[in-house]
C1' cells in the first nucleotide's frame, strides 16, 4: 500500500409547576492515542507482552470561514475535497529517588438544533462523520 470488519456512555428518587428526564436537591456517565511506579502474564535472566488520566500531551465529533470540483457564465442552494479558526475543566494532602497519571478529600467539565420550561444524560441531523483499533493479503 490494498481489503474488510469494528469504532460513545449515562436521569434511578424526591421537589416546585398548567407545563421540566431541560429548574432545584441527590443521582449517573466519560470516545481515541500518548506519557505513566500499582497490577497481571511470560521468562532462570535479559528482554518482551497485556491493562491503568474525562479535567498533563496530541487527536476526533460539533460550528465558522476560505478555495477548489460536480457544473459553460453570474448568483443561490446541495453534495464531495482541501485548507483554516474555533476547540471545555484540578487542585491539596500523604507516600515516594521519582506522581496534576497511585490515595485521601475537596471540586470542576461536557458542541448544535428541537422542545408545553433553561438538557452531558431526552429527541434530530446521525443507518452520518471520525481519531484510531484488529484481521488478511
Nucleotide at each position: 500500500g490494498c481489503u474488510u470488519c469494528c469504532g460513545g456512555g449515562g436521569c434511578g428518587a424526591g421537589g416546585u409547576g398548567g407545563a421540566a428526564u431541560u429548574c432545584c436537591u441527590c443521582a449517573c456517565c466519560g470516545g481515541c492515542g500518548g506519557u505513566g511506579a500499582a497490577c497481571c502474564c511470560c521468562g532462570a535472566a535479559a528482554a518482551g507482552g497485556g491493562u491503568a488520566a474525562g479535567c498533563c500531551c496530541g487527536c476526533g465529533a460539533c460550528u465558522c470561514c476560505u478555495u477548489c470540483u460536480g457544473a459553460a457564465c453570474a448568483g443561490a442552494u446541495c453534495a464531495g475535497a482541501a485548507g483554516g479558526a474555533c476547540u471545555g475543566a484540578g487542585u491539596a494532602a500523604g507516600u515516594g529517588c521519582a506522581a496534576u497519571u497511585c490515595u485521601u478529600g475537596c471540586g470542576c467539565c461536557g458542541a448544535c438544533g428541537g422542545u408545553a420550561a433553561c438538557a452531558g444524560u431526552c429527541c434530530g441531523g446521525a443507518u452520518g462523520g471520525g481519531a484510531g483499533g484488529a484481521a488478511g493479503c
Predicted 3D model of a 137-nucleotide RNA (FMN riboswitch aptamer (RFN element)) from a marine sediment metagenome. The coordinates come from a structure-prediction model, not an experiment, and the mean pLDDT is 80.